[in-house]
Source information:
Small-subunit ribosomal RNA from an uncultured prokaryote, 1510 nucleotides, folded computationally.

RNA sequence: AGAGUUUGAUCAUGGCUCAGAAUGAACGUUGGCGGCAUGGAUUACGCAUGCAAGUCGAGCGAGAAGGGUUUUGAAGCUUGCUUUGAAACCCGGACAGCGGCGCAAGGGAGAGUAACGCGUAGUUAUCUACCCUGAGGCCCGGAAUAGCUGCGGGAAACUGCAGGUAAUGCCGGAUAAUAUCCCCGGAUCAAAGGUGUGAUUCCGCCUUGGGAGGAGACUGCGUUGUACUAGCUUGUUGGUGGGGUAAUGGCCCACCAAGGCUACGAUGCAUAGCGGGCGUGAGAGCGUGGCCCGUCUCACUGGGACUGAAACACUGCCCAGACACCUACGGGUGGCUGCAGUCGAGAAUCUUCGGCAAUGGGCGAAAGCCUGACCGAGCGAUGCCGCGUGCGGGAUGAAGGCCUUCGGGUUGUAAACCGCUGUCAGUAGGGAGGAAGAGCCGAUGAAGAAUCGGCUUUGACCUAUCUUCAGAGGAAGUCCGGGCUAAGUUCGUGCCAGCAGCCGCGGUAACACGAACCGGACAAACGUUAUUCGGAAUUAUUGGGCUUAAAGGGUGCGUAGGCGGCUUAGUCAGUGAGGUGUGAAAGCCCUCGGCUCAACCGAGGAAUUGCGCUUCAUACUGCUGUGCUCGAGGGAGACAGGGGUAAGCGGAACUGAUGGUGGAGCGGUGAAAUGCGUAGAUAUCAGAAGGAACAUCGGUGGCGAAAGCGGCUCUCUGGCUUGUUUCUGACGCUGAGGUGCGAAAGCUAGGGUAGCGAACGGGAUUAGAUACCCCGGUAGUCCUAGCCGUAAACGAUGGGCACUAGGUAGAGGGGGUUUCCAUGCCCUCUUUGCUGGAGCAAAAGUUUUAAGUGCCCCGCCUGGGGAGUACAGUCGCAAGGCCGAAACUCAAAGGAAUUGACGGGGGCUCACACAAGCGGUGGAGGAUGUGGCUUAAUUCGAGGCUACGCGAAGAACCUUAUCCAGGCCUUGACAUGUACGGAUGCGUCCCGUGAAAGCGGGUUAGUUGCCUUCGGGUGAAACGUUCACAGGUGCUGCAUGGCUGUCGUCAGCUCGUGUCGUGAGAUGUCGGGUUAAGUCCCUUAACGAGCGAAACCCUUGUCACUAGUUGCCAGCGAGUAAUGUCGGGGACUCUAGUGAGACUGCCGGUGUUAAACCGGAGGAAGGUGGGGAUGACGUCAAGUCCUCAUGGCCUUUAUGGUCUGGGCUGCACACGUCCUACAAUGGCAUAUACAAAGGGAAGCAACCUCGCGAGAGCAAGCAAAUCCCAGAAAGUAUGCCCCAGUUCGGAUUGCAGGCUGCAACUCGCCUGCAUGAAGCCGGAAUCGCUAGUAAUCGUGGAUCAGCAUGCCACGGUGAAUAUGUUCCUGAGCCUUGUACACACCGCCCGUCAAGCCACGAAAGUGGGGAGGGCUUAAAGUCGCCAAGCUAACCUUCGGGAGGCAGGCGCCUAGAGUCAACUCCGCGAUUGGGACUAAGUCGUAACAAGGUAGCCAAUCGUGGAUACAAU
Repeated sequence: AGAGUUUGAUCAUGGCUCAGAAUGAACGUUGGCGGCAUGGAUUACGCAUGCAAGUCGAGCGAGAAGGGUUUUGAAGCUUGCUUUGAAACCCGGACAGCGGCGCAAGGGAGAGUAACGCGUAGUUAUCUACCCUGAGGCCCGGAAUAGCUGCGGGAAACUGCAGGUAAUGCCGGAUAAUAUCCCCGGAUCAAAGGUGUGAUUCCGCCUUGGGAGGAGACUGCGUUGUACUAGCUUGUUGGUGGGGUAAUGGCCCACCAAGGCUACGAUGCAUAGCGGGCGUGAGAGCGUGGCCCGUCUCACUGGGACUGAAACACUGCCCAGACACCUACGGGUGGCUGCAGUCGAGAAUCUUCGGCAAUGGGCGAAAGCCUGACCGAGCGAUGCCGCGUGCGGGAUGAAGGCCUUCGGGUUGUAAACCGCUGUCAGUAGGGAGGAAGAGCCGAUGAAGAAUCGGCUUUGACCUAUCUUCAGAGGAAGUCCGGGCUAAGUUCGUGCCAGCAGCCGCGGUAACACGAACCGGACAAACGUUAUUCGGAAUUAUUGGGCUUAAAGGGUGCGUAGGCGGCUUAGUCAGUGAGGUGUGAAAGCCCUCGGCUCAACCGAGGAAUUGCGCUUCAUACUGCUGUGCUCGAGGGAGACAGGGGUAAGCGGAACUGAUGGUGGAGCGGUGAAAUGCGUAGAUAUCAGAAGGAACAUCGGUGGCGAAAGCGGCUCUCUGGCUUGUUUCUGACGCUGAGGUGCGAAAGCUAGGGUAGCGAACGGGAUUAGAUACCCCGGUAGUCCUAGCCGUAAACGAUGGGCACUAGGUAGAGGGGGUUUCCAUGCCCUCUUUGCUGGAGCAAAAGUUUUAAGUGCCCCGCCUGGGGAGUACAGUCGCAAGGCCGAAACUCAAAGGAAUUGACGGGGGCUCACACAAGCGGUGGAGGAUGUGGCUUAAUUCGAGGCUACGCGAAGAACCUUAUCCAGGCCUUGACAUGUACGGAUGCGUCCCGUGAAAGCGGGUUAGUUGCCUUCGGGUGAAACGUUCACAGGUGCUGCAUGGCUGUCGUCAGCUCGUGUCGUGAGAUGUCGGGUUAAGUCCCUUAACGAGCGAAACCCUUGUCACUAGUUGCCAGCGAGUAAUGUCGGGGACUCUAGUGAGACUGCCGGUGUUAAACCGGAGGAAGGUGGGGAUGACGUCAAGUCCUCAUGGCCUUUAUGGUCUGGGCUGCACACGUCCUACAAUGGCAUAUACAAAGGGAAGCAACCUCGCGAGAGCAAGCAAAUCCCAGAAAGUAUGCCCCAGUUCGGAUUGCAGGCUGCAACUCGCCUGCAUGAAGCCGGAAUCGCUAGUAAUCGUGGAUCAGCAUGCCACGGUGAAUAUGUUCCUGAGCCUUGUACACACCGCCCGUCAAGCCACGAAAGUGGGGAGGGCUUAAAGUCGCCAAGCUAACCUUCGGGAGGCAGGCGCCUAGAGUCAACUCCGCGAUUGGGACUAAGUCGUAACAAGGUAGCCAAUCGUGGAUACAAU
């Protein structure tokens, strides 16, 4: 510090996700030791048991057990001892009581509380036990009461009566000021003693002053969310007078006044203890408040007071309630949110431990007692920190595992093995420290203060550390390995099982699932989940935005508020500087120190950015005052204008009515029909009527805040502009709320209605057509009065001010210039546009009319969907408007631009693409291929163009295959190697069985490599057996190579450098011409280059040269019935080699002086002469695993091999490609002419003979320019046929033959005779062809034993048409739109049907919360009464004063009841929404999306939607 994810790619916007740190955590797997921390976050749910607050006898009475002293009695005797009794005194101090102090602290919890509760800074109308300090005092009396004794009640808890007793308990009197009150004269108020031989002296007591610490009260500022809570308040706000309190105060009361709070958020609701701090972060912030510290609040729930210095009191009291327990049923008792512990709920949180040794607290003079505060231990990897699980050597790189290209690699110096060490844990034994004090004695001292010395004594718990022993021995896991993100291989699985934080993996080769091996990270832990901060500048103060991504209010006026010109004086609030107080400690940070280090702990410092007080400064802001004129406004002058309002007038058009003319149609559309018309339409003429709108002018022209405004005249009226610089003197800008205006549609009431025209009716279109088109037509559109308040109300751009290059055009003013005028030129103000430099912007773009640079104010945004929906509120007559969520769901949605692709977009251009022609197919019969059907099998592949006379250049057997039925073989039909065997093996012949293959058996004169010394050796080949393996036309063409098809012989496809752009990319390759062509030229931020095009190659067309056999024969010669037959010849043809020739070279024209085009000459050929080969980057997961090759998988007595027979030929049918025809441009017969290119030895075969013929027999020649196939046919000549199912046509069938072949039944070809089907030119549709082409005619070849109507070649005869590019198809370039990129066979919308999820409505129903009214009212304070009771004081002894029980009153917890509010749950049914692999219906949107789309409103419809108007 960033990264992943929207796209084919890009930039930007924007969300989601990740890497980091953290936690009082939990869960999974694993787990050696120690130190320091930490541990009920949920039910403030309920609690058994034990402990958590007592102490003082030096305040008091009484005084048990026990002990001592004295006196005395008794017994025993040892005669001074023991035991025992009694009395007195003393010690002792249990249990209980009176009294004092404490129990208000410490400890726990966070329910309540949004508050002066807390924090911070201040204030004072106050109090303060114990403590410190100063002053003074402590006299004289009295009456009770508990304990106790006696008698009672009760189950218990507890309690009654009588008697008598003490005090530092209670009371009276005295004294009294530095205390209190005061009218300033005066008045009032206290006490307690104890210890001790001994008290002014020690401990206490009383009054009072001061202090310290503590507490109370008040104030400024700060302190969560919500406006879908906007008004709240009656003791409320203030005053006067009282009461009350320690103390101010409506704190309480009476009376008076009517106030107080609130948009700077009152009131309500929800949530929450607050702070120091803690987590995170660069910081600002954001989140949080566990442990520790401060503070508040609470103590079963609610209320209340008492005592006290302090409480309205956690382990006190009273009452009410819920709950629990005891009970003799009458009544009682209890409060773990103290420490342990238990139940429950929960993902989840410990021992019913030890000790007061230390620190601290209470009481005490003290010893001491008490202390679940505290100190320690236990449990939990809950966290942080530290240590260890060994160290060194060790390569046959062992074995094993895994992988492998089979060579090896890796695990891996890792192990084994050798040497060494001894941390931790274990064993045994020593051992500092945490201890300071306390008591006694002594010294010193005035001292019982303090200090010093000696002696005695105090550890719950922990051990640091040292030594001994043995031995590498007891101690490593977890997660991850597709990218982000460090780390990969194999196997298994096969969209299954599963993974996943995001993107996404898995459908047979998964680096993503599971396992193994290997690797990476961290490590006694590692992962996961949850939560917080960060990254996130993704709420933006630091530090964001609003034309198009989310986002400017429809537009004015204006309130509060915010901001505000120049000058000067004052003030010093803001602001700045200094000083000072405070900002607790702990924590963070720095330094130093202590535990071996660290965590942890100690000390000091810094910091604590804040608040208060104070001094100074006075520029700026504020405030107060003075002045100014440039902002703003006013006056008088001039001007432009569809600005508004109301009234009147006008012409054109239209419609209906009336009348005339006229006579058959009109109207409407893509085409029609509905409709109108002989009852006279349309057309035309006339005058009159009606309503609405105002052509031309008219214009990116004008006016208005916007909506909006258009004939003319007039009424009333708003605003702008300009010139002058006359007046006021900052009067300004913006504007939350508020309020006015506000298109169209719509609503209410009343009018009006010509045209248009939702709805509706009809006609068309269509599969349907609830639409588009047509004919009608109601609301409405118009007017008046009111409502509605919204629009894509748009410049998708809020308002104001200032500044920042230009150019140009329009509109309205003013000025200058030339003597004047001007239409010229120049300057200036306002306004409407265009273009454009800088700048800005993601880009598109914008640019003085900013989207630039700044300031001020307002509005708005924070991923998409859900949704502008629901609920609540409010406005409206309604429709509906305004305000405006959540659950749930997705990982995107969206912007700009780029490259493609596409368009029922555009432009240019091309092609047998169309058109113009010629001939076909589709109809018939047949051939052939395919589908389908059938079958035991009908093997397989190919499937729009680009499968279908295709693989197959030829299935009777063979071919032939995973085809079918059946018979056989198993190292195999074929290859290589290994081991063993024996001497064979091969061949011939024969036998058995059999359909054959095969199996079984026999025979043998044949034959058997190499070396050889001829003795033999070797074991090569072959055979048998064995093991490796062979084999597979088995699967996957979507694992592949190679080859091929198609777009397409279309003109395209790219690169280097440069330039432009943030970038994808662009440029070049575009533009103007031109071409068959990205062919060439010109222009040009491009300049060049490559693959394609062209050329080079073959062939054909002309000529020349060379050569002259097997070809040729002009001339010469010979010969024949005849023939280049022969001699010869090279002239010609021809053959086959080498050359020439054609290049827009020449001329004219056009064109840019170009490229090029048009015409012409010459030429055999003219603009690529014709034809062929040649096929760019790529596309179609195109085709082929059955040509071949090949990965993986499968098979191995079979999916291999072999044999026989059958099938591939099967036939209701459909399609493709062909052949032959339908006839007279023909058929038949006879005669007759002219080719080219091929093939030939397992071959072509002449002549001759036979046969009607196919053919047969014999046989010459020829390995071929020599011989043969071989007769070319159409043509030509003559004759017949005479338009018919024929002398057309030949299918089908019968008979008889021929050929090939082992074999023609399934299933070949040919011949002859006979038979003589359909068919008379072919519907929709569709194919080929532009010249030696189509058409037509025949010939040859490959394959092949035989078998073409197919295929590949060859020549003969030989046309027609093209005005052209509107249309169909395809293609190229440029441009445009796009929501497409798997690219239009794209994308995508809604209803319906199904499943599931959350939400809304809903008759109602269940519960919670907070108040209000009324009734009732416990305990209790206060007040009143007090006839009953009554110790202290007074008394004249009668009584009084005072007090109390009791009663009444106010208040009031709780309870009851009533109406309303609010929140949550459930709810038959219902509504829309989200999601879901392939459901249904249509096709609305994206291209002109096939009717451009969209926004608002209205009406209608199964639905998407459609229509009208703006």
Model confidence (mean pLDDT): 82 of 100.